RNAcentral holds the full RNA, with entries from ENA and SILVA. This is a predicted structure of a 476-nucleotide part of an RNA (small-subunit ribosomal RNA, 5' domain) from an uncultured marine eukaryote. It matches the Rfam family "Bacterial small subunit ribosomal RNA". Model confidence (mean pLDDT): 84 of 100.
Context: one part of a larger RNA
RNA sequence: GGAUGAACGCUGGCGGUAUGCUUAACACAUGCAAGUCGUACGAAAGUUUACGAACUUUAGUGGCAGACGGGUGAGUAAUACGCAAGAACCUACCUCUAGGAAGGGGAUAACAAUUGGAAACGAUUGCUAAUACCCUAUAUGCUUCCGAGUAAAAUAGUUUUUUGCCUGGAGAGGGGCUUGUGCCUGAUUAGCUAGUUGGUUAGGUAAUGGCUAACCAAGGCGACGAUCAGUAGCUGGCUUGAGAGGGCGACCAGCCACACUGGGACUGAGACACGGCCCAGACUCCUACGGGAGGCAGCAGUGAGGAAUUUUCCGCAAUGAGCGAAAGCUUGACGGAGCAAUACCGCGUGGAGGACGAAGGCUCAUGGGUCGUAAACUCCUUUUCUUAGGGAAGAAUUUUGACGGUACCUAAGGAAUAAGCAUCGGCUAAUUCCGUGCCAGCAGCCGCGGUAAGACGGGAGAUGCAAGCGUUAUUC
Numbered sequence: 001g002g003a004u005g006a007a008c009g010c011u012g013g014c015g016g017u018a019u020g021c022u023u024a025a026c027a028c029a030u031g032c033a034a035g036u037c038g039u040a041c042g043a044a045a046g047u048u049u050a051c052g053a054a055c056u057u058u059a060g061u062g063g064c065a066g067a068c069g070g071g072u073g074a075g076u077a078a079u080a081c082g083c084a085a086g087a088a089c090c091u092a093c094c095u096c097u098a099g100g101a102a103g104g105g106g107a108u109a110a111c112a113a114u115u116g117g118a119a120a121c122g123a124u125u126g127c128u129a130a131u132a133c134c135c136u137a138u139a140u141g142c143u144u145c146c147g148a149g150u151a152a153a154a155u156a157g158u159u160u161u162u163u164g165c166c167u168g169g170a171g172a173g174g175g176g177c178u179u180g181u182g183c184c185u186g187a188u189u190a191g192c193u194a195g196u197u198g199g200u201u202a203g204g205u206a207a208u209g210g211c212u213a214a215c216c217a218a219g220g221c222g223a224c225g226a227u228c229a230g231u232a233g234c235u236g237g238c239u240u241g242a243g244a245g246g247g248c249g250a251c252c253a254g255c256c257a258c259a260c261u262g263g264g265a266c267u268g269a270g271a272c273a274c275g276g277c278c279c280a281g282a283c284u285c286c287u288a289c290g291g292g293a294g295g296c297a298g299c300a301g302u303g304a305g306g307a308a309u310u311u312u313c314c315g316c317a318a319u320g321a322g323c324g325a326a327a328g329c330u331u332g333a334c335g336g337a338g339c340a341a342u343a344c345c346g347c348g349u350g351g352a353g354g355a356c357g358a359a360g361g362c363u364c365a366u367g368g369g370u371c372g373u374a375a376a377c378u379c380c381u382u383u384u385c386u387u388a389g390g391g392a393a394g395a396a397u398u399u400u401g402a403c404g405g406u407a408c409c410u411a412a413g414g415a416a417u418a419a420g421c422a423u424c425g426g427c428u429a430a431u432u433c434c435g436u437g438c439c440a441g442c443a444g445c446c447g448c449g450g451u452a453a454g455a456c457g458g459g460a461g462a463u464g465c466a467a468g469c470g471u472u473a474u475u476c
Stems, first nucleotide, its partner, number of pairs: 001476004006472005013347006019340002021305001026303003030300003035064003040061002043058006071258003081182006089175003094171007102136004111126006141150003156162001184230003191221003196218008233255004237248004260281005283294004311337001313336003319333001320331004350380004360371004385413006394403001420465005425446003431460005441448002
């Protein structure tokens, strides 16, 4: 000198664009953050009835979604990540393609009755539907060396295009797995390892594999640093530097891991699942003491910790996501507004003239010098500001704008509404007076202060930067 997710002190006019718990992965009141489909199904309630029915709303069965999106970085030094390869795999929705949907059946929630419980939540009996479930049939297929074996399906709406269902094949995108290589510090950590290393057989998996089991062999790793310990999410990148290199990994993007702590599986194409389930634990809450409920590292917000980090805001108008045939519904993703000089960029706080150099301050050798064209005063301008009027694009040629009566435009008014901070011994641009008297104090280093201090404190003046300035911290 540069940089920062900064903080502190003094000061503070505006706009644009970004950024904003780096600490306790500490505990959380309250509200919201994942629903949707009546064109799958029975039913209930309500409204209108031409008594034929139609419409609306929903608890339940069912489907899809909830594995995405959003958060955090605790763990992890390698089941991670980056780069480059590979073979033994899976893939809902989507696209293309080949073929098919025949015949039957029994339940069950809702509902009703009875009933247990303080509640959470149940129990028994009876009724009912389906794109829920089951059986039979069929087979381009699948398994298999052959022989042989074996598995499907669902309708709904409008009557007119459709949507869905089943079984194959291919694709796209996504994912699982394997290999090579790169990847911090410590030897005051030198030996480590029995499912350990390999084989055979079997199990298991979507799939390879000690992934698991039995048996057999005795291997495998290591000074090219194993093991152990410490620290740490990794990368694209960011920052500094002429570069080499160093430091960092906030925001944004890719990957990974986690979701009160530990463990486990279920469902499903996909999870061993943040706002699902079960068990154990700690903590908090309710209780009729029998028993129950909860999980903000989602968005706001609260307490605590801390030098320190925002609103319990508006809207689904846009972009995207889920569901739906659609209309649409939902969406604290997102789009916006609010707060903060936190950062970067831009603008302003007036311009021109104006000397017998006013007054006043400071200083002085008392002549003067300086603040200083600075002010006053004259003329001008209106960026800003205030008031009034108009007023968008963003919307995808019907509808639909949170932002927002915002940006912007026009008119009027009036220099009006707007300057500080640090420094002045040398490094280092900028000096004098007074006070103090090794005191009070300053200080980044050298150092200053003991009676004329250019270094302390104040005044005047000057220098630097400027809506900021200085200090502190970290880093090159």